A computed fold for a 100-nucleotide RNA from a soil metagenome, annotated as SAM riboswitch aptamer (S box leader). The prediction has a mean pLDDT of 87.
[in-house]
RNA sequence: UCUUAUCCAGAGAGGCGGAGGGACCGGCCCGAUGAAGCCUCGGCAACCUGCCCACAGGCGUGGUGCCAAUUCCGGCAGACGGGAUGUCUGGGAGAUGAGA
Repeated sequence: UCUUAUCCAGAGAGGCGGAGGGACCGGCCCGAUGAAGCCUCGGCAACCUGCCCACAGGCGUGGUGCCAAUUCCGGCAGACGGGAUGUCUGGGAGAUGAGA
């Protein structure tokens, strides 16, 4: 980089650290009652794997991933609507897994 699946569920304490973080942009939030990052321990989940199993499914051994807010909301197009707000559908972007 490409293909494909999923993204309205779930799950945090401690230590170091010391001002940012939520991908980008706009909004709105989180943050000195301590952000990012690193470490330890814990947990969630079930994509791959392992085991059980008749498909279905189960367990959670191992490999990832994840543990504020729906991917925090929107961004582009369309439908409804007199219009705005708004609701819905699809897309784009992003994240993660598996494969190439």